[in-house]
Context: one part of a larger RNA
Molecule: large-subunit ribosomal RNA, domain II
Organism: marine sediment metagenome
C1' cells in the first nucleotide's frame, strides 16, 4: 500500500414542545398489602405531585361562567364557535387620581419523537497535575578491599673525591619530577569514509600514559530528592524533575473522523456584549408548525419635498495674474524745461472700464445619484399575503467585479458604502483560469439562437463593398497579464491655409556675376571675406563696398542676383490616420500552435456555426384547484405554478439483527458463494444456472452494540 473483519449522537433523572392514546375539573399513583406465581402480571386504599385564582415583601384581601359593539369560515345578509375592541371585576401602591399584574375556566398520565440540562454524554488525541511503589548491574560522588602501568631519554637534592683563602667550581655516584618519547590502559582534537553501518556512532588522525592516574569486587546517597572540578550534566539507550501502576474515559473554546436513499425549502461570514477577538450570548439572515383574515411593496414613471457633494466659478469673499485705455498722485524715482517755479515726458502707486488666465477644506450660483411622501403602472395576495406566536437550526475567518470614498510611493495592499457574481452555481465562450462575457442545469429527443466565432488543428465565408498598413506592425474585448512614455521621422495616406507658376514656376544644366575701388581707418600686409566705421554711386538683363571656401597679402573657386535652355506643376506651414525610432534579463519560445500580406486594421453588408438558454414533443415529481370517493387513502383532469444548491430545517422511504402474532417454503435441496438476465427515480428488488448441504421467507407489530472509504483509525492476511 491493497483486501477482509471491527469502528463514532448512547443510556439515566428532570424540564420543555409536538404527535398519538386514556380519563377529565380533575388526572396519576410510588413504596406497601393481598392474590398469583416459571416469567409477564392483577387487585386494594393512601401519603404525595400537577391542575382548578390571583395580587402583594408580608400581614392580608380575593375575580357575577358579566355586558355592549365589530367580525373570519359558513349560511338564512343578518346571525355568527373561535378572534378583536370597549366597559366591568380582583389585588398591590394610595388621601385621591393614575399605574402594574391578574380576570370571559382544561388539565393530567402514558408512549414516541425534536430540543435543553445532570452525568465520560458522538468517537479518537495531549503536554501536564497528584498519590503509592520500583530502581545507583548504566552513570555521579564517597567509603571498604584488591589489581595495573613494555621499553627508552633527561639527570634535581643528597653523598664521595679533587681544586680553591673563601664564595664556589669540576669529576664521579645518585635516581627526583601532576618531567620527555612511546606500548597496554584511559580519553575523544581534526577529517569526513561508513551512514537500513562492523557500530542507536564506528574508522582514521590525535591527547595522556607514576598520576587531581586507570581499574575489578563489595557498599552508601532516591525523585522537588540524590550526585555534580557546574554542562541544568548524570540518576539503567528515559531527565528544566526517573520509571511503573493508580486517580483516569483528567481536561482540550484545538486537529482529525462520524457509515443507506429520495423529495421540498434554503443561509451566514453583519450589529451589540463578554479577560472577548480559533470561542460564546442576544439581534439580523434560514426552516417547520400554528394563529389571524386583507391588503403588501423589492421595480418603473410622475409630482412634491430634503440637501450644499462632484463639476464649475470668481465684479460673491481670500489669494495669484497678462495686456490695453482713462482718471488721479503730496515731498515717490529719472529726464526735459526754467533765474526759480509753473509745465511736459517717462517709470511707478491708487482706482475705474475693457480683453485674457488660475488656486482653495472659499462658495454668488449649482447637479446627477440618493432619501422621504403621494399617485399610477407592474409584481405578490382569500389557492390566505404583510403581520404575530411557538419549535428547530446553522452562521458570527469571507473573497471578486463595477461605482464612490479614506490611508498608502505602490501592491494579487489595508479599510468603508451601494450593487452584483463566487462562496453554495453546473453548461457555452475567454488557449488553460472561483467570481470577465453569455446563461441559472427535473429527465429524454429534436429545432432555433446568445456570448463568441467561420484558412488548418476545429463546427461554420479562403463571403461581398470601400479604404489603410510593409512594420510579420498585427493576427489579445478588457483585466489578472506578460508594458510601451516623453521626444523625434523628407515612411505613407487624407485634409486645410498662404505664396510662386505657359508674361514659363521648382530642381537641373549653360552663360554672366561688372566699373569707381586695393571704400576709409587700422596694419608689416588687410585688395568683398583678422578687426573698427561706413555700406554709397555708376554701367546694367543682373551683379552685396559681399553669404562661404581659399591666399602672407594678391590670385583662384562658389553663393546671392540676372539671362538662356527645358516644360507643368511646385514651395512653405498646420491638422488627422496607419506605420517607424525611442525599446534592456538571464536554457531556445511563443498570435494557443501551424501559418497568414490577409487569415492584419478601419467603416459597412450578408449567410452560417455555436449552450443544460429559448421553442416543440414525450415523460417524472412537488404544490394548488376541481371531480369520483366515508376519507387527510387511492384515482382522474387542469394550471400565465414550481423542480441548481454547501451549512441547515422539514417530509417520506430502502436494507440489517432478534422477538410476538398470522401464513408459508425446504434433502424432489434452505441459507451462503460465483456468474448472468430482468426491473424501480433511488436506497434496492426479482429470477435462472453452477456450487453446497440445513435451515429460510412473506405480511404485521415491536426491538436495537442497525448501514463505512477515509479518523498518520484497530486486528489479521498478502
Nucleotide at each position: 500500500g491493497c483486501c477482509a473483519g471491527g469502528g463514532a449522537g448512547u443510556u439515566u433523572g428532570u424540564c420543555u414542545a409536538u404527535g398519538u392514546g386514556g380519563c377529565a375539573a380533575a388526572g396519576a399513583u410510588a413504596g406497601g398489602u393481598u392474590u398469583a406465581a416459571u416469567c409477564c402480571a392483577a387487585a386494594c386504599a393512601u401519603a404525595u405531585c400537577u391542575a382548578c385564582a390571583a395580587a402583594g415583601a408580608a400581614a392580608u384581601u380575593a375575580a357575577a361562567a358579566u355586558g355592549u359593539c365589530c367580525g373570519c369560515a359558513g349560511u338564512u345578509u343578518a346571525c355568527g364557535a373561535g378572534g378583536g375592541a370597549c366597559a366591568g371585576g380582583g389585588u398591590a401602591u394610595u388621601a385621591a387620581a393614575g399605574u402594574g399584574c391578574c380576570u370571559u375556566a382544561a388539565g393530567u398520565c402514558a408512549c414516541a419523537u425534536g430540543g435543553a440540562u445532570c452525568a465520560u454524554a458522538c468517537c479518537u488525541g495531549a503536554a501536564a497535575c497528584c498519590g503509592a511503589u520500583c530502581g545507583a548491574u548504566c552513570u555521579a560522588a564517597u567509603c571498604c578491599u584488591g589489581g595495573g602501568c613494555a621499553g627508552g631519554g633527561u639527570g634535581a637534592a643528597g653523598u664521595g673525591g679533587c681544586a680553591g683563602a673563601a664564595a664556589u667550581g669540576c669529576c664521579a655516584u645518585g635516581g627526583a619530577g601532576g618531567u620527555c618519547c612511546g606500548c597496554a590502559g584511559a580519553g575523544g582534537u581534526g577529517c569526513u569514509a561508513c551512514g537500513u553501518g562492523c557500530a542507536a556512532g564506528u574508522g582514521u588522525u590525535c591527547u595522556u600514559a607514576u598520576g587531581a592516574c586507570c581499574u575489578g569486587g563489595g557498599a552508601u546517597u532516591a525523585g522537588g530528592g540524590g550526585u555534580g572540578a557546574a554542562a541544568a550534566g548524570c540518576c539503567a539507550a528515559u531527565c528544566g524533575a526517573g520509571a511503573u501502576c493508580g486517580g483516569u474515559g483528567a481536561u482540550a473554546g484545538c486537529u482529525g473522523g462520524u457509515u443507506c436513499c429520495u423529495a421540498c425549502c434554503g443561509a451566514a461570514g453583519u450589529u451589540g456584549g463578554c479577560c472577548g477577538a480559533a470561542g460564546u450570548c442576544a439581534a439580523g439572515c434560514c426552516u417547520u408548525g400554528a394563529a389571524g383574515g386583507a391588503g403588501a411593496u423589492a421595480g418603473u414613471u410622475a409630482u412634491a419635498a430634503u440637501g450644499g457633494u462632484a463639476a464649475a466659478g470668481c465684479u460673491a469673499c481670500g489669494g495669484a495674474u497678462u495686456a490695453a485705455a482713462g482718471a488721479u498722485u503730496u515731498u515717490g524715482g529719472g529726464g526735459a524745461g526754467u533765474a526759480a517755479a509753473a509745465u511736459c515726458c517717462u517709470c511707478g502707486g491708487u482706482u475705474u472700464u475693457u480683453c485674457g488666465u488660475c488656486c482653495a477644506a472659499c462658495u454668488c450660483a449649482a447637479a446627477a445619484u440618493a432619501u422621504u411622501a403621494u399617485a399610477a403602472c407592474g409584481u405578490c395576495g382569500u389557492a390566505g399575503a404583510u403581520u404575530u406566536c411557538a419549535a428547530g437550526a446553522g452562521a458570527c475567518g469571507g473573497g471578486g467585479g463595477c461605482a464612490g470614498g479614506c490611508g498608502g510611493u505602490a501592491a494579487g495592499c489595508g479599510u468603508c458604502u451601494g450593487u452584483u457574481g463566487c462562496g453554495a452555481g453546473a453548461g457555452g465562450g475567454g488557449a488553460a483560469c472561483a467570481a470577465c462575457c453569455c446563461a441559472g442545469a427535473c429527465u429524454g429527443u429534436a429545432a432555433u439562437u446568445a456570448a463568441g466565432g467561420u484558412c488548418c488543428c476545429a463546427a461554420a465565408g479562403u463571403u461581398c463593398u470601400g479604404a489603410u498598413c510593409a512594420a510579420g506592425u498585427g493576427u489579445u474585448a478588457a483585466a489578472g497579464g506578460g508594458u510601451g512614455a516623453a521626444a523625434g521621422g523628407u515612411g505613407u495616406u487624407a485634409u486645410c491655409a498662404a505664396g510662386c507658376u505657359u508674361a514659363g514656376a521648382c530642381a537641373g544644366c549653360a552663360g554672366g556675376g561688372a566699373g569707381g575701388u586695393u571704400u576709409g581707418c587700422u596694419u608689416a600686409g588687410a585688395a568683398g571675406c583678422a578687426g573698427c566705421a561706413a555700406u554709397c554711386c555708376u554701367u546694367u538683363a543682373a551683379a552685396g563696398a559681399a553669404a562661404g571656401c581659399g591666399u602672407a597679402a594678391u590670385a583662384g573657386c562658389u553663393c546671392a542676383c540676372c539671362u538662356g535652355u527645358c516644360a507643368a506643376g511646385g514651395u512653405u506651414g498646420g491638422u488627422a490616420g496607419c506605420c517607424c525610432u525611442g525599446a534592456a534579463a538571464a536554457u531556445g519560445g511563443a498570435c494557443g500552435g501551424g501559418g497568414c500580406u490577409a487569415a492584419a486594421u478601419c467603416a459597412g453588408a450578408u449567410a452560417c456555426c455555436g449552450a443544460u438558454a429559448u421553442u416543440a414533443c414525450a415523460g417524472g415529481c412537488a404544490a394548488u384547484u376541481u371531480c369520483u370517493g366515508a376519507a387527510a387513502a387511492a384515482g382522474a383532469a387542469a394550471u400565465u405554478u414550481g423542480c441548481g444548491g454547501u451549512a441547515g430545517g422539514u417530509a417520506g422511504g430502502c436494507g440489517c439483527u432478534u422477538u410476538g402474532c398470522a401464513a408459508g417454503g425446504g434433502u424432489a435441496g434452505a441459507a451462503g458463494u460465483u456468474u448472468u438476465u430482468c426491473u424501480u427515480u433511488a436506497a434496492g428488488g426479482a429470477a435462472a444456472a453452477a456450487u453446497u448441504g440445513a435451515c429460510c421467507u412473506u405480511g404485521u407489530a415491536a426491538u436495537g452494540a442497525u448501514g463505512a472509504g477515509a479518523a498518520u483509525c484497530c486486528u489479521g492476511g498478502c